[in-house]
C1' cells in the first nucleotide's frame, strides 16, 4: 500500500560572527545551521529471588564496569566571518525505497 521512515535530484525560502591588523605560506577577534565529535533519561549483558515438578518464559531487586543511546543542547577538529557562493532545516515535485511514523 491513493506508499511511512530513509536515500537523491530540482526550484523557492533560509540565520550568525571583523570587507580587521598592514605584508601575509602570519597574527590577533568571533559564529554555528555543511560535515564531524561528546552527552542525559533508559535500555542491553552478569548476579540473586519469585513463578514452575524441571527447565525454559515472565516479574523484581541488586551491584560494578561495558556497551547502545537525541537535538536547533554542547565542542569548535573542519567550515565560515562584505557581495557572492556554501548553508542545518522547511515546502512542493519527480525517482528510488518498501513499513513504520
Nucleotide at each position: 500500500a491513493u506508499g511511512a521512515a530513509c536515500u537523491a535530484c530540482a526550484a523557492g525560502g533560509g540565520a550568525g560572527a571583523g570587507c580587521u591588523c598592514g605584508u601575509a605560506g602570519g597574527g590577533c577577534g568571533c559564529c554555528g545551521a555543511a560535515g564531524g565529535a561528546g552527552c542525559a533519561a533508559g535500555g542491553u549483558u552478569a548476579g540473586c529471588g519469585g513463578u514452575u515438578g524441571c527447565u525454559g518464559u515472565c516479574c523484581g531487586c541488586u551491584u560494578c564496569a561495558a556497551c547502545c543511546g537525541a537535538a536547533u543542547c554542547u565542542c569548535u577538529c573542519a567550515g565560515g566571518c562584505a557581495c557572492a557562493a556554501g548553508a542545518a532545516c522547511c515546502u512542493u515535485g519527480u525517482a528510488g525505497g518498501g513499513a513504520c511514523a
Molecule: Glycine riboswitch aptamer
Organism: Bacillota bacterium